[in-house]
RNA sequence: CCGUGCUAGGCGGGGAGGUAGCGGUGCCCUGCACCCGCAAUCCGCUCUAGCGGGGCCGAAUCCCCGUCCGAGGGGUUGGGCCUCGGGGCCAGUACGCCGGUCGGAGGCGUCGACGCCCAGGUCCCACGCGGUGAGCGCUCGCGAACCAGGUCAGGUCCGGGAGGAAGCAGCCUUAAGCGAUACCGCUCAUGCGCCGUGGGGAAGCCUGGGAGGAGUCACCGGCCGACGGGUACGCCCGGGAACCUUCUUCGACGACGGGUGCACGG
Repeated sequence: CCGUGCUAGGCGGGGAGGUAGCGGUGCCCUGCACCCGCAAUCCGCUCUAGCGGGGCCGAAUCCCCGUCCGAGGGGUUGGGCCUCGGGGCCAGUACGCCGGUCGGAGGCGUCGACGCCCAGGUCCCACGCGGUGAGCGCUCGCGAACCAGGUCAGGUCCGGGAGGAAGCAGCCUUAAGCGAUACCGCUCAUGCGCCGUGGGGAAGCCUGGGAGGAGUCACCGGCCGACGGGUACGCCCGGGAACCUUCUUCGACGACGGGUGCACGG
């Protein structure tokens, strides 16, 4: 060095999670890697690695060690952005209101404005007047078989007669009552009035007058300031998602370098 047979060893590894810890089942990454049984309120183990059974390879592409690379996972720093919940002490934007100032487009104004003063009105109270409505009266009409009145034909009664009496119908009238009611009177009511008298009266408004003599009024916009409430945004407090970023940790696959037997025969 070659051949044969063996042995150590290998036939996947890793991350997170879980666990006292480790490995496995389940999830994820790598990428292709023997079979069967077991296992998440889980299974096995107790220190180098699943446990039990079977099979294959076997000292090198394959096993072991180191370095590099680095899929992927974990932790962490900072950032902007988005989102959810809470707050109203902050009060910047927005909103409301007020003031100042500038601008715009207008109104009124030397035929005297705005503001000021006076009087009256508007307003309130009382009374009155009027209107309206109701009731009553006045007035008019109707209105009694008998039990209202007058007159009472006819007829009846009394009387010798003269004459007298009662009295139906009719006619006239009236009572209660019914109806009408323009005007007039009284009473009451009134949500009515270009009404009258008296009293009250804060502001505004209207009318008139007075002094005075030039600006004034409302709207829109910009800026500045004061105040207010509210919570849409900002702000404050707390949570979350993805992204970028700092540092760190583990690290598959892969690359490179090194290392590792025993027996027999030639």